Notes:
Large-subunit ribosomal RNA, domain II from Choricystis parasitica, 732 nucleotides, folded computationally. A source record names the gene rnl. The source organism's lineage runs through Eukaryota, Chlorophyta, core chlorophytes, Trebouxiophyceae and Choricystis. Its Rfam family is "Bacterial large subunit ribosomal RNA".
Context: one part of a larger RNA
């Protein structure tokens, strides 16, 4: 891993609530006793009938309070239902659905590993070094002292045994749960070892690393307190039906946990054209957005300007001037504000009317396919009680904020919506975005968003423009002779931020047949080389000034250029030519800016270019579990027949039927009991394998197998239903 089997809300007692059912102002027994599957007995005691108070005590009241009385206050009582059986849920105490630590606590077992110590024994080839002592010589008054042999110390040297482990490379499911290669330290010492004995768990030992104390020790190991505790994690087995949340507020030694409240659901009572919703009318209160600057704080320049600083009057002091310096306060002008308001919306919120939003059935009358008159209904809703819960991580988008970088798939609030608990259809591909709420079938039709060349259902559909980048089909300051259209007045109408639309007239600003702009020919001159200044300045280093004349027209010169001069050129003007130019501005569509990592890769491709691409109009279709058709299922309310009745059967009618957590309710199946002597060798049970019922869980026939026990019905009990819990046992 796969299979097959086992594997989780029970039991027992209280307590509550709901149903049946029994007696009822009352209900009821418990031990125990007699029986001995039955059932009697047994009134001790419970609950109930009167409550309030801490009691005294009062008593249909009664506390509190108060000098007194009214009156007030209270989860409080009072106009009669109670209690026992069963039977559902729930909930408390026990192991309490199940399975899980790390740990505490006791009693005991261990020192054959290992770690100290005790006793008794036992090993250390072979080489080296050559202390001390000591002897002879020598030598000295005598030592000292020298030398020469002897000698055989030493936690001494080299190096096997033996004993350690410092590199290292292989081994990692190994030769091995610590080895093995090749190297390496100690090797008469604090040495190594062998028996045999001591020291024990908050204790031991320990030349100390929290080591070691029988292959896991910062507290062994065995059992037992023990099914310790787990606000944690994982797991919790059949079907079908009806509704259906939450991730919030408060409070918490609370923050992932739990209680109360808001949301769910079952039952019951209650309301009724009320109560909810949507609209529309009237009233209403607000201080948001806007806006403003009246206030309060904050700003920007200016006017007038106390004061104050500096500073003349030879110094101080007063006084009198000056001021390119500051500057209060007033004033004009311009402005900002969440904690500023002389105003102030839209929307949300309140009210009271009104309309809509449910209506159906039944009886009667009549002119009977219908109208009208009455009556009865109740569900959807809401509101109280009661019984169960869930949930209190919430996530995206939009819109108003606040924190943060007007950072985040960030994070804190508000409002809605969606997932969340939502399937379809669309965005290539998707929880949260558009569009739509899936009872069940159908080779049936109608649309939604979104498409309608081809992949791939639908018009290369129509009409009138742009775009020429494959832009579309990623991006921003910024840049540009890209390409298209336009610019005004005046009336009206809406809007107000500068705007939009309609109508009329036929159009910015300007030059143009009295010839324009471009090109081309020619001409741009004189006083004068203006003064100054310089070596020098002559239109053209600089520095004043910048006029006259003659011309169609030409600056005391816009530029190149010289040493200064010359010299080319502009501006201006004539002439050739023949018709629009030249300038500003303002939409839309395009162009640059545009650099990344496997590989086009930035339309889903494919491909598209008077699109199939952009703009605006317009038809048709194509498209979803929406809607509708044509069958069937169910649930809820009425309702009608049926019938003794019924919560049953049938029908009709309205309306409903996605759905985690969760509440309700209906059943299916397993073992056993009871019905219960009913089927079985003429073939039970089980097994195979088809076929038919049932919306399902399941059931039933048959036909093979198999060889002995099995049960309808109706009840009634519970070791009752496996895919999951690194599940448990076994097989493969």
């Nucleotide at each position: 891993g796969u299979c097959a089997g086992c594997g989780a809300g029970u039991c027992a007692a209280g307590u509550u609530u709901u149903g049946u059912g029994g007696c009822a102002a009352g209900c009821u027994u418990a031990a125990g006793c007699c029986g001995a599957u039955a059932g009697g007995u047994g009134g001790a005691g419970g609950c109930g009938u009167a409550g309030g108070a801490a009691a005294u005590c009062c008593g249909a009241g009664g506390a509190u309070a108060c000098a007194u009385c009214a009156a007030a206050u209270g989860a409080u009582g009072u106009a009669u239902a109670g209690u026992c059986c069963c039977a559902a849920a729930a909930u408390u105490u026990g192991a309490a659905c199940c399975c899980g630590a790390a740990a505490c606590c006791g009693a005991g077992u261990g020192a054959u590993c290992u770690c100290g110590u005790c006793a008794u024994g036992a090993g250390c080839a072979g080489g080296u070094u050559g202390a001390a002592a000591g002897a002879g010589a020598g030598g000295u008054a005598a030592u000292a002292c020298u030398u020469u042999c002897u000698g055989g110390a030493g936690g001494a040297c080299c190096g096997a045994a033996c004993c350690c482990a410092c590199g290292u490379c292989u081994g990692u499911g190994g030769c091995a749960a610590u080895a093995g290669g090749c190297g390496g330290g100690g090797a008469u010492g604090a040495c190594u070892u062998g028996u045999g004995a001591c020291g024990a768990g908050a204790g031991g030992u320990g030349a100390a690393a929290a080591g070691c104390c029988a292959a896991a020790c910062g507290a062994a190991c065995u059992c037992g307190g023990a099914g310790a505790u787990a606000g944690c994690u994982g797991g919790u087995u059949u079907u079908c039906u009806g509704c259906g949340a939450a991730a919030u507020c408060u409070a918490u030694g609370u923050a992932g946990g739990u209680a109360g409240a808001g949301c769910g659901u079952u039952c019951a009572u209650u309301g009724a054209a009320a109560a909810u919703a949507u609209c529309u009318u009237u009233g209403g209160g607000g201080g948001u957005a806007g806006a403003g600057c009246a206030c309060u704080c904050u700003u920007u320049g200016g006017g007038u300007g106390a004061g104050g600083g500096u500073u003349g009057c030879c110094c101080a002091a007063a006084g009198c001037g000056a001021u390119a310096c500051c500057g209060a306060a007033c004033u004009c002008a311009c402005g900002g504000a969440a904690a500023c308001u002389c105003c102030g919306a839209a929307u949300a919120c309140c009210a009271c009317a009104g309309a809509u939003a449910a209506u159906u059935u039944c009886u009667u009358a009549c002119u009977c396919u219908g109208u009208a008159a009455g009556a009865a209904a109740a569900a959807c809703c809401a509101a109280u009680g009661a019984g169960c819960a869930g949930a209190c991580a919430g996530a995206c988008u939009u819109u108003g904020g606040g924190c943060g970088c007007u950072a985040a798939g960030g994070u804190c609030c508000a409002a809605a919506g969606u997932c969340g608990a939502g399937a379809g259809g669309g965005a290539a591909a998707a929880a949260g975005c558009c569009c739509a709420g899936a009872u069940c079938a159908c080779a049936c039709g109608c649309u939604a968003a979104g498409g309608u060349c081809c992949c791939a259902a639908a018009a290369c559909a129509u009409a009138u423009a742009c775009u020429g980048a494959g832009u579309g089909g990623g991006a921003a300051a910024a840049g540009a002779u890209g390409a298209u259209a336009a610019u005004g007045a005046c009336a009206u109408u809406c809007g107000u931020u500068u705007g939009a639309a309609u109508g009329c007239c036929a159009c910015a600003a300007g030059c143009a047949u009295a010839g324009a702009c471009a090109a081309c020919c020619a001409g741009g001159a004189g006083g004068u080389g203006g003064g100054c200044u310089u070596g020098g300045a002559a239109g053209c280093a600089g520095c004043c000034a910048u006029c006259c004349u003659u011309u169609c027209a030409a600056g005391a010169a816009a530029g190149c250029g010289u040493a200064a001069g010359a010299g080319c050129u502009c501006a201006c003007u004539g002439g050739u030519c023949g018709a629009g130019c030249u300038u500003a501005u303002u939409a839309u569509c395009a162009c640059u800016g545009a650099a990344a990592a496997u590989g086009u890769a930035a339309c889903g491709g494919g491909u598209c270019u008077u699109a199939a691409g952009u703009a605006u109009a317009u038809u048709a279709c194509c498209g979803a579990a929406g809607c509708g058709g044509u069958g069937g299922g169910a649930g809820u309310a009425c309702g009608u027949g049926u019938g003794a009745a019924a919560u049953g059967c049938a029908c009709g009618u309205a309306c409903u039927c996605g759905g985690u957590a969760g509440c309700a309710g209906a059943a299916c199946g397993u073992u056993c009991u009871g019905u219960a002597u009913u089927c079985a060798a003429u073939g039970a049970a089980g097994g195979u394998a088809u076929u038919u019922u049932g919306u399902g869980a399941a059931a039933a026939a048959u036909a093979c197998u198999g060889g002995a026990g099995a049960g309808a019905u109706c009840a009634g009990a519970a070791g009752u239903g496996a895919g999951a819990a690194u599940g448990c046992u076994g097989a493969c």
The prediction has a mean pLDDT of 80.